[in-house]
RNA sequence: GCGGGAAUAGCUCAGCUGGAAGAGCGCAAGGCUUCGGCCUUGACAGCACAAGUUCGAAUCCUGUUUCCCGCA
Repeated sequence: GCGGGAAUAGCUCAGCUGGAAGAGCGCAAGGCUUCGGCCUUGACAGCACAAGUUCGAAUCCUGUUUCCCGCA
RNA backbone atom coordinates (compact mmCIF):
# COMPACT_ATOMS: atom_id res chain seq x y z
C1' G A 1 0.00 0.00 0.00
C1' C A 2 -4.34 -3.67 -0.98
C1' G A 3 -8.43 -6.80 0.84
C1' G A 4 -11.70 -8.52 4.84
C1' G A 5 -13.83 -7.94 9.82
C1' A A 6 -15.06 -5.06 14.35
C1' A A 7 -16.53 -0.27 17.15
C1' U A 8 -23.91 -0.21 20.86
C1' A A 9 -24.69 0.70 29.10
C1' G A 10 -19.03 0.10 33.81
C1' C A 11 -17.90 -5.17 31.25
C1' U A 12 -19.49 -9.19 27.63
C1' C A 13 -22.89 -9.26 23.74
C1' A A 14 -27.92 -8.95 20.89
C1' G A 15 -30.60 -5.77 17.63
C1' C A 16 -28.42 -4.34 11.08
C1' U A 17 -35.51 -7.01 5.81
C1' G A 18 -35.17 1.64 8.07
C1' G A 19 -40.49 2.89 12.24
C1' A A 20 -35.92 4.33 16.77
C1' A A 21 -32.24 0.66 22.14
C1' G A 22 -32.50 -4.85 24.93
C1' A A 23 -30.20 -9.20 27.74
C1' G A 24 -26.58 -11.26 31.16
C1' C A 25 -22.93 -9.76 34.71
C1' G A 26 -21.94 -5.56 37.65
C1' C A 27 -23.98 -0.96 40.68
C1' A A 28 -27.82 1.39 44.36
C1' A A 29 -32.16 0.77 47.62
C1' G A 30 -35.59 -2.57 49.93
C1' G A 31 -37.26 -7.55 51.33
C1' C A 32 -36.30 -12.87 52.34
C1' U A 33 -32.51 -16.34 53.83
C1' U A 34 -31.00 -22.85 55.42
C1' C A 35 -25.82 -17.28 55.23
C1' G A 36 -24.70 -20.59 49.80
C1' G A 37 -27.72 -17.27 47.92
C1' C A 38 -32.75 -15.62 46.12
C1' C A 39 -36.61 -11.88 44.93
C1' U A 40 -38.47 -6.81 43.81
C1' U A 41 -37.57 -1.90 42.26
C1' G A 42 -34.27 1.72 40.25
C1' A A 43 -30.02 4.37 37.80
C1' C A 44 -26.74 4.06 33.63
C1' A A 45 -25.87 4.16 26.13
C1' G A 46 -29.25 7.90 21.04
C1' C A 47 -25.24 3.40 18.92
C1' A A 48 -16.55 5.55 17.23
C1' C A 49 -16.68 10.55 14.35
C1' A A 50 -18.45 13.64 10.13
C1' A A 51 -21.37 14.48 5.90
C1' G A 52 -25.38 12.52 2.75
C1' U A 53 -30.20 9.81 1.29
C1' U A 54 -35.10 9.50 3.58
C1' C A 55 -41.18 11.69 6.46
C1' G A 56 -37.94 8.72 9.55
C1' A A 57 -30.98 6.00 10.15
C1' A A 58 -27.66 1.90 15.27
C1' U A 59 -29.42 -0.21 10.45
C1' C A 60 -28.50 2.39 3.67
C1' C A 61 -24.30 5.41 0.77
C1' U A 62 -19.48 8.13 1.24
C1' G A 63 -15.26 9.71 3.97
C1' U A 64 -12.29 9.62 8.52
C1' U A 65 -10.34 7.41 13.26
C1' U A 66 -8.96 3.16 16.31
C1' C A 67 -8.34 -2.18 16.80
C1' C A 68 -7.93 -7.37 14.70
C1' C A 69 -6.79 -10.87 10.50
C1' G A 70 -4.68 -11.89 5.72
C1' C A 71 -1.71 -10.46 1.19
C1' A A 72 2.37 -7.71 -0.62